[in-house]
Molecule: transfer RNA
Organism: uncultured Erysipelotrichaceae bacterium
RNA sequence: GGUUCCUUAGCCAAGUGGUAAGGCAAUUGACUGCAACUCAGUGACCGCCGGUUCGAAUCCGGCAGGAACCU
Numbered sequence: 001g002g003u004u005c006c007u008u009a010g011c012c013a014a015g016u017g018g019u020a021a022g023g024c025a026a027u028u029g030a031c032u033g034c035a036a037c038u039c040a041g042u043g044a045c046c047g048c049c050g051g052u053u054c055g056a057a058u059c060c061g062g063c064a065g066g067a068a069c070c071u
Base pairs, nucleotide, nucleotide: 001070002069003068004067005066006065007064010024011023012022018054026042027041028040029039030038047063048062049061050060051059
């Protein structure tokens, strides 16, 4: 330098045009003599900037960060 791919909550991770699942952690409440266990509740405009669309995490362009392969 070229090609391909990844970026969603503190961490992991699903979602491929129509209000963003789940798990762990955290926190609040219930339970308990106090805890633990268990049960219930709470949180993300999706890396950034634009574009397309009635509507974008999703499609398109650029930028940033990261990974693999080729050279």